The RNA shown here (SAM riboswitch aptamer (S box leader)) has 105 nucleotides and comes from Fictibacillus nanhaiensis. It was read from a public genome assembly, where an Rfam model found it. The source organism's lineage runs through Bacteria, Bacillota, Caryophanales, Fictibacillaceae and Fictibacillus.
RNA sequence: CUCUUAUCAAGAGUGGUGAAGGGAUCUGGCCCGAUGAAACCCGGCAACCUGCAAUCGUAAGGUGCUAACUCCAGCAGAAUGUUUUUACAUUUUGGAAGAUAAGGU
Numbered sequence: 001c002u003c004u005u006a007u008c009a010a011g012a013g014u015g016g017u018g019a020a021g022g023g024a025u026c027u028g029g030c031c032c033g034a035u036g037a038a039a040c041c042c043g044g045c046a047a048c049c050u051g052c053a054a055u056c057g058u059a060a061g062g063u064g065c066u067a068a069c070u071c072c073a074g075c076a077g078a079a080u081g082u083u084u085u086u087a088c089a090u091u092u093u094g095g096a097a098g099a100u101a102a103g104g105u
Base pairs, nucleotide, nucleotide: 002104003103004102005101006100007099008098013042015041016040017039021032022031023030026074027073028072029071043066044065045064048062049061050060051058052057070097075094076093077092078091079090080089081088082087
């Protein structure tokens, strides 16, 4: 880099450094941010793998996560409503893309 499988509605800070951006990418929205963004440290959450334990669990190790459903939509179908058939709005199902873990090439 790519493939497979599983999960993605729960949970987690009034801390320190830092200094203006951030919410993966593109587009369109909608938000967060000097009452302090990103990043780093500490703390915390969780339980995928290992360990211990024995199928409940635990939280020592490897990751991960720590605003908003993966912040929402984009592609396809269905239902309802409006409308001049197109279309639009809402809800919903699936897909795509993405994230994380474990494994494989």